[in-house]
RNA sequence: GCCGGCGUAGCUCAGCGGGGAGAGCAGCGGUCUUGUAAACCGCAGGUCGUCGGUUCGAGUCCGACCGCCGGCUCCA
Numbered sequence: 001g002c003c004g005g006c007g008u009a010g011c012u013c014a015g016c017g018g019g020g021a022g023a024g025c026a027g028c029g030g031u032c033u034u035g036u037a038a039a040c041c042g043c044a045g046g047u048c049g050u051c052g053g054u055u056c057g058a059g060u061c062c063g064a065c066c067g068c069c070g071g072c073u074c075c076a
Stems, first nucleotide, its partner, number of pairs: 001072007010025004019056001027043005049065005
């Protein structure tokens, strides 16, 4: 340099025939318990990597760029 995959909540990941942003765990509060844990109930938490484009409407489609992972190639 080229090709491919990935980037969504603190962590691990869903969501992709374009229209509601979600789950589990973690966190906070409560119930229960002598107390803790567990269990159960509830709450909070997001520039969907960045910028631009298409569209009435983009996490989802298109382009460029950034980062991570893997493969290939060249030079030294």